[in-house]
RNA sequence: GCCCCCGUGGCUCAGCAGGAUAGAGCGGCGGUUUCCUAAACCGUAGGUCGCAAGUUCGAAUCUUGUCGGGGGUG
Numbered sequence: 001g002c003c004c005c006c007g008u009g010g011c012u013c014a015g016c017a018g019g020a021u022a023g024a025g026c027g028g029c030g031g032u033u034u035c036c037u038a039a040a041c042c043g044u045a046g047g048u049c050g051c052a053a054g055u056u057c058g059a060a061u062c063u064u065g066u067c068g069g070g071g072g073u074g
């Protein structure tokens, strides 16, 4: 240099044959319970889906560029 894969709440990930307000578990916060803690249960906040552009009525999802990480190869 070329090729492939990954990037989505604090963490680990699902969703990626375009369509309804973007989800789960863990974690955070508040509450119930308890003498206290933990556990359990209830509620709640938090993400412009790495970034930028394009296609489309509509993009996390398709296309292009770019950044970061991993792997392969001359």
Base pairs, nucleotide, nucleotide: 001073002072003071004070005069006068007067010026011025012024013023019057028044029043030042031041032040050066051065052064053063054062